[in-house]
């Protein structure tokens, strides 16, 4: 330098393909329970989805161009 993957909650990852209120786990706060902790069970905080633009009535999801990450080729 070129190709092909992938950036979404603290962490690890779905949704993207087929646009229409952003989700799971574990983690963290609170309650119950326990003499205490630990497991357990109820509730609950927390992500405008990597950045700019462009299409739409709406874009995490489709189009472009940057940026980093990963993996092959030279």
């Nucleotide at each position: 330098g070129g190709g092909c993957g992938g950036g979404u909650a603290g962490u690890u990852c779905a949704g993207c393909c087929u646009g229409g209120u952003a989700g799971a786990a574990c983690g963290c706060u609170g309650c119950c329970u326990u003499c205490g902790c630990a497991a357990g069970g109820c509730a609950g905080a927390g992500g405008c989805c990597c950045c700019g633009g462009g299409u739409u009535c709406a874009a995490a999801u489709c189009c472009c161009g940057g940026u980093c990450c990963g993996u092959c080729c030279a």
Predicted 3D model of a 74-nucleotide RNA (transfer RNA) from a Candidatus Woesearchaeota archaeon.
The sequence is in RNAcentral, with records from ENA.
Rfam family: tRNA. Its family is annotated with triplet codon-amino acid adaptor activity in the Gene Ontology.
Its mean pLDDT, the model's own confidence on a scale to 100, is 85.
NCBI's taxonomy places the organism under Archaea, Nanobdellati, Candidatus Woesearchaeota.